[in-house]
RNA sequence: UUUUUAACGAGAGUUUGAUCCUGGCUCAGGAUUAACGCUGGCGGCAUGCCUAAUACAUGCAAGUCAAACGGAAUGCUUUUAGCAUUCAGUGGCGAACGGGUGAGUAACGUAUAUCUAACGUACCCUGAAGACUGGAAUAACUAUAGGAAACUGUAGCUAAUACCGGAUAGCAUAUGAGGAGGCAUCUUCUCAUGUCUAAAGAAGCGCUUGCUUCACUUCGGGAUCGGGGUAUAUUGCAUCAGCUAGUUGGUAAGGUAAAGGCUUACCAAGGCAACGACGCAUAGCCGUGCUGAGAGGCAGAACGGCCACAAUGGGACUGAGAUACGGCCCAUACUUCUACGGAAGGCAGCAGUAGGGAAUUUUUCACAAUGGACGAAAGUCUGAUGAAGCAAUGCCGCGUGGGGGAUGACAGUUUUCGGAUUGUAAACCCCUGUUGUGAGGGAAGAACAAACUAUAUAGGAAAUGAUAUAGUUCUGACGGUACCUUACCAGAAAGUCACGGCAAACUAUGUGCCAGCAGCCGCGGUAAUACAUAGGUGGCAAGCGUUAUCCGGAUUUAUUGGGCGUAAAGGGUGCACAGGUGGUGUAACAAGUUAGGCGUUUAAUGCCGGGGCUCAACCCCGGCCUGCGUUUAAAACUGUUACACUAGGAUAUCGGUGGGGUCAGUAGAAUUUCAUGUGUAGCGGUGGAAUGCAUAAAUAUAUGAAGGAAUACCAAUGGCGAAGGCAGCUGACUGAACGAUUAUCGACACUUAAGCACGAAAGCGUGGGGAGCAAAUAGGAUUAGAUACCCUAGUAGUCCACGCCGUAAACGAUCCUGACUAGGCGUUGCCAUGAGGCAGUGCUACAGCUAACGCAUUAAGUCAGGCGCCUGGGUAGUACGUACGCAAGUAUGAAACUCAAAGGAAUUGACGGGGACCCGCACAAGUGGUGGAGCAUGUGGUUUAAUUCGAUGAUACGCGAAGAACCUUACCUAGACUUGACAUACUUGGCAAUGACAUAGAAAUAUGUUUGAGGUUAACCGACGUACAGGUGGUGCAUGGUUGUCGUCAGCUCGUGUCGUGAGAUGUUCGGUUAAGUCCGGCAACGAGCGCAACCCACGUCUUAUGUUACUAACAUUAAGUUGAGAACUCAUAAGAGACUGCCCUCGUAAGGGGGAGGAAGGUGUGGAUGACGUCAAAUCAUCAUGCCCCUUAUGUCUAGGGCUACACACGUGCUACAAUGGCUGAUACAAAGUGCCGCAAACCAGUGAUGGUAAGCAAAUCACAAAAAGUCAGUCUCAGUUCGGAUAGAAGUCUGCAAUUCGACUUCUUGAAGUUGGAAUCACUAGUAAUCAUAGGUCAGCAAUACUAUGGUGAAUGCGUUCUCGGGUCUUGUACACACCGCCCGUCAAACCACGGAAGUCGGCAAUAUCUAAAACCGUCGUGCUAACCAUUUAUGGAAGCAGACGUCUAGGGUAGGGUUGAUGACUGGGGUUAAGUCGUAACAAGGUACCCCUACCGGAAGGUGGGGGUGGAUCACCUCCUUU
Repeated sequence: UUUUUAACGAGAGUUUGAUCCUGGCUCAGGAUUAACGCUGGCGGCAUGCCUAAUACAUGCAAGUCAAACGGAAUGCUUUUAGCAUUCAGUGGCGAACGGGUGAGUAACGUAUAUCUAACGUACCCUGAAGACUGGAAUAACUAUAGGAAACUGUAGCUAAUACCGGAUAGCAUAUGAGGAGGCAUCUUCUCAUGUCUAAAGAAGCGCUUGCUUCACUUCGGGAUCGGGGUAUAUUGCAUCAGCUAGUUGGUAAGGUAAAGGCUUACCAAGGCAACGACGCAUAGCCGUGCUGAGAGGCAGAACGGCCACAAUGGGACUGAGAUACGGCCCAUACUUCUACGGAAGGCAGCAGUAGGGAAUUUUUCACAAUGGACGAAAGUCUGAUGAAGCAAUGCCGCGUGGGGGAUGACAGUUUUCGGAUUGUAAACCCCUGUUGUGAGGGAAGAACAAACUAUAUAGGAAAUGAUAUAGUUCUGACGGUACCUUACCAGAAAGUCACGGCAAACUAUGUGCCAGCAGCCGCGGUAAUACAUAGGUGGCAAGCGUUAUCCGGAUUUAUUGGGCGUAAAGGGUGCACAGGUGGUGUAACAAGUUAGGCGUUUAAUGCCGGGGCUCAACCCCGGCCUGCGUUUAAAACUGUUACACUAGGAUAUCGGUGGGGUCAGUAGAAUUUCAUGUGUAGCGGUGGAAUGCAUAAAUAUAUGAAGGAAUACCAAUGGCGAAGGCAGCUGACUGAACGAUUAUCGACACUUAAGCACGAAAGCGUGGGGAGCAAAUAGGAUUAGAUACCCUAGUAGUCCACGCCGUAAACGAUCCUGACUAGGCGUUGCCAUGAGGCAGUGCUACAGCUAACGCAUUAAGUCAGGCGCCUGGGUAGUACGUACGCAAGUAUGAAACUCAAAGGAAUUGACGGGGACCCGCACAAGUGGUGGAGCAUGUGGUUUAAUUCGAUGAUACGCGAAGAACCUUACCUAGACUUGACAUACUUGGCAAUGACAUAGAAAUAUGUUUGAGGUUAACCGACGUACAGGUGGUGCAUGGUUGUCGUCAGCUCGUGUCGUGAGAUGUUCGGUUAAGUCCGGCAACGAGCGCAACCCACGUCUUAUGUUACUAACAUUAAGUUGAGAACUCAUAAGAGACUGCCCUCGUAAGGGGGAGGAAGGUGUGGAUGACGUCAAAUCAUCAUGCCCCUUAUGUCUAGGGCUACACACGUGCUACAAUGGCUGAUACAAAGUGCCGCAAACCAGUGAUGGUAAGCAAAUCACAAAAAGUCAGUCUCAGUUCGGAUAGAAGUCUGCAAUUCGACUUCUUGAAGUUGGAAUCACUAGUAAUCAUAGGUCAGCAAUACUAUGGUGAAUGCGUUCUCGGGUCUUGUACACACCGCCCGUCAAACCACGGAAGUCGGCAAUAUCUAAAACCGUCGUGCUAACCAUUUAUGGAAGCAGACGUCUAGGGUAGGGUUGAUGACUGGGGUUAAGUCGUAACAAGGUACCCCUACCGGAAGGUGGGGGUGGAUCACCUCCUUU
């Protein structure tokens, strides 16, 4: 909307570690007069210079009429004439339509409605009347003259439906009078006077008198088309606020078709404007189109209506109509011709050309149709129109084949090597023929007009003619087109974009922050689904994609349909005019409102219902269509008018309250200064100092005086005020609110743009005043610096009077007024005094609201009215302009450019030079060291042919390496090898592997000689070639595994439930306790897991079992547990026991704590192993494994030599010392744990010794290494560079080993360096620990081991404690951090680029002003000169009338002048923005290390600092008040 049917709204990405919100940016959709890239089969219907209203070659686009006229030419004929055709001219009509374009125009231009009683209208229709009588010319033509041409002059002839005079007439028109009507201007009728007309034409018929048709004249009516007026609507800017002088009105005149300042004269001083005048910019308007759920927004191509324009500007003429696209005149610019004297031109008509541009078609056909002009008609003309051509420009339709076909072919791509995929896709078989090609047929569009025939009607004397109907003839550009029939062949016809998310669709290769992509987020730095290519896949399809623009999404300008405490946003506060809104009752009116009717709303479009092209697009028919106007009705609501009311508001009376305001006076305390006294050496100041003051007597103290400013206590979430703000006391003047009570007025109210007033501090002006404080300034400190923080001084200022300024975090970040919506607890004022009531001021809390925080009768709740303000961040509260101000500056207030965020609240972490609690050899208390010396060892650096590689804060540096002379070895030099030193496989040969020797060589290797019965039917060896081997080459930021560290710290999580929009929270917090998230209590939580603890190993006690190689109490024996013997002890090997806060006392609800007993051991008994979730892209590709990349006669392999051992230096870790708690000499005692056959090796002998010789025992509780050392006893040294210390060096040796030079260890003798306890700093350790002493082992031929891993001996000191340092844990708080403080981040300076402002000026544009000049034209005046028609008479003159010409007003244009406004440009200059790694500092974020911020003033390289006032949007601690809970 409708009876129904039908129609009706989608979100996503992006701010964060994550969340919710605010908020912008971006995407998905639709559309286009489009363009570009790639591609392209056909048809239908549409569309096609958006830019330069730029310039145009050529052709065409408006002519027609001989039935208006005279004439000329041509042809024909029956030739003194006639017929036909054509043409220039006169004349008529048309040319004002049709066609184009959108420059101008913000306007009565357009749209809608309405008026014209204020108007016109050719052709057309209709009604009435008429058409009488005369005249003078002129073109053509002829002759002649000028000119290059265009064209023109002179003389002569001639016609008309051309021109002129007269008659006739009204209802035309003007004036006057009268009657009637009307609201007025007026309308209508009658009369009088004046004025104004005509074509006697043409054709046909009839025939002398006309008739018909056309044309003509006058008047009336109609139709059509126009002119004019009014109302409403119609872009942006107020940084355009005042505009206007014919301006506004009147009177009179002129002018026009017509009203009117339209024009002129005079008079008056008006008119417009915040409901936006004037100005500037932009723009043709509408029907409609696109989009949208709609409301809206944007557009104004095609088609239709209106307007404007015709190279630019001005002007009129003709005409019914023009101020005229294809007419005229003038000016200007441009172009063309020229004989230089002059002429000509206007595509924004159709084609077309040049130019511009990203970009837009044929110099086609036809008047067959539709329409137009002329004509009586035939007809002529018509680039209107109808058609065709070109263009995928758009919309619509069709096709590029259909069915079957698995061995899932080949090929491509990929692969985990099995396969997968392209894919029934192809091949192949069977069909079809839309389209195509060939052939044949073949429209509709045609109706007219005209002619002929027939019939009928009206009129007429008749005829021609007119009207109507029917029939016949004739007419097609498109076009042999659409369409139809038939034959033939799957044959000729698919691309484009995308594939990271949004958003459907994935792999491989190449590249390596490069090349590139990108709409937003973003991708690319060697494994890119994001670049490029390929395969595959997805979408659309003769198109696809991109770009541009519009709407949508965007509720992101919010009427529908938003907001303003903290996100952007409440004006600093009040008063108040306009404006907006407005209490209760009754009545009337009917403007708003509601309902019905009528008119209009062109057509087309759109929607609904039908119909025609095979469908569709397209076309046709019918209906509907939110507006405006008018009319009728209703009376609830709003409004208006009238009468009432009292609940809003106001007034009167009484009462008290208060730092309300202004003025005057006055008081005491304190600071300072001055005077005097007392008194003496300091005072002052700081974190610590210094500057400063002081022996010229300070500070201190006492007395007195001066002066200025401010008012302790009371004092308070307390009071007053509109806000700013207001505080000793007294007085004067004065404002306001409140309470109580009655009375009065009677809606008088609320809000408020502009306006007016007030308005902290700072600041300014003039004059005072000046005690203290204190910008600036000076000095002293601090510091790397310190233009600061701190200190000492100190000027403006702070104070008063008067005048300015007008801003603040002017804040409750919360506009004013009114109404309604649970409570509780304080407090101030008044009333009441029983509860309580009213007005303020606070806290808490329900409903409700909120993004959350929070607000919550003092709303941020639910509503009503009014005002102000907001629309991403930066640029910027800046620039320009304007107003105000003495200035400072204030108010108003942009843009270019740039970013994809900026922001609010809350969450989890992390962090804090925030807080609370707790722990740790963390500090403290102790002990011993390191840092100084020499040496060892590792690292850095340097050097080198190489000094292989890795590890680099803690968590690298005696680390990988539990052992580099060769080997190792990875490095360097040199020499060699190439299927290889090593593995597997294939082919092939051989009986020969293996060993020894010789020669050359540095060796590898090469050559030669020789040995050889071990092993065999497939092993071994050789050869050739191929697959391949090999790599300590790269990437630990591609990985596995392993490891370090936080940290043996006590934490890290989950399920279910609950709370929260959510991230998340709760549990896990809290009160205790513990080594411990250990346990207990409580609790919206209840449970659980990984961690803690325990389970494991060692040590400590006991028991049992066993008893050799261990043991020995008793017995026997020996030099000796040596042997017998024993099974007690020790010990060994097993298995058990034991410790649990179990018991007692005590504290505690409990967990648990303190003390005690017993016990070998006591509160985890001690030590080890054991390392949660995770962090550090931590370490390792060189242990190993491994993806990818790289090398392949070398980055692989072999060999020799060298190097890893270098040495101005720096660091780490150690050893030895510096000595007497010691060194040396001699004597002497006591371990544990290990290891040993390629071994340990006793005993004996040799050597000073390392060691050698010889050799027993032992594969080990049996033998050996093996001596333990410190210790103890005795002696000596006597404080010194020593009898300390042992480096360095010389000589001689020993051992291992192919080899000891680079480069081993050890031994002996000799040599005898530094060093006398170690600066800043720093490390380890809490008990059998530190310290100290020695022993063993691994690796290993040997050893650079002082290292590492174990073992035992001797054996301490200290711990008040948690303020501080470091690290960690829990809770809490702040945060602008989240790569998480090694964070973030501000400003100057330097560099590059970009846009903008200022600027001496320079160059233009636009609109005006003043003045000079002034074309054409209209108008006016004159009209000396000229003139056919009419008039007059003196008949050749005059008059009327007209023309040329002259003058005047006005004026386009031009000149001059000074201004206005706007744009471009401009040396230089100013700030702004952007840009991985520039400079200086560190202002902000944590208490950001001086809390920060706002206004203001001064100062400073810069952030900034300081002063004054203000805010909390400040942490921490304490106290007060109020509240909540118990």

The RNA shown here (small-subunit ribosomal RNA) has 1526 nucleotides and comes from a Campylobacterota bacterium. The coordinates come from a structure-prediction model, not an experiment, and the mean pLDDT is 82. It matches the Rfam family "Bacterial small subunit ribosomal RNA".